A computed fold for a 108-nucleotide RNA from Bacillus ndiopicus, annotated as SAM riboswitch aptamer (S box leader). Its mean pLDDT, the model's own confidence on a scale to 100, is 83. Its Rfam family is "SAM riboswitch aptamer (S box leader)". Rfam links the family to the GO term regulation of gene expression. The organism belongs to Bacillus, within Bacteria. Of the family's consensus pairs, 97% are formed in the model.

């Protein structure tokens, strides 16, 4: 690199440095961004997947709680579409679903 399984409609920003692009991916929307976006540190913050504690259960789950510790997040639902289906008489619009990516915990 790859495979497995579980989430993805909620939450949570500030200062410094830098300088021009950026929002994974063809395309096409749509935001962001020199009033400085992205990206780096620092600090604080979310949340609760790894963990901790109790309780029923009765061997592995379920409930509730914690938040020192390892990870992640902290503009738009994965920003939205594309591909397959379906509701709509239909363009809008909606629901459901593949694929792909993100994260975490395993396996190798």
């Nucleotide at each position: 690199a790859u495979c497995u399984u579980a989430u993805c409609a909620a939450g949570a920003g500030a200062a410094g440095c830098c300088g021009a692009g950026g929002g994974a991916u063809a395309u096409g929307g749509c935001c962001c961004g020199u009033u400085g976006a992205c990206g780096c540190u620092u600090c604080a913050g979310c949340a609760a997947c790894c963990u901790c504690u109790a309780a029923u259960a009765c061997u592995u789950a379920u409930u509730a709680g914690a938040a020192a510790g390892g990870u992640g997040c902290u503009a738009a639902u994965u920003c939205c579409a594309g591909c397959g289906g379906g509701g709509u008489u239909a363009u809008c619009c909606c629901c459901c679903g593949a694929g792909a990516g993100a994260u975490a915990a395993g396996a190798g």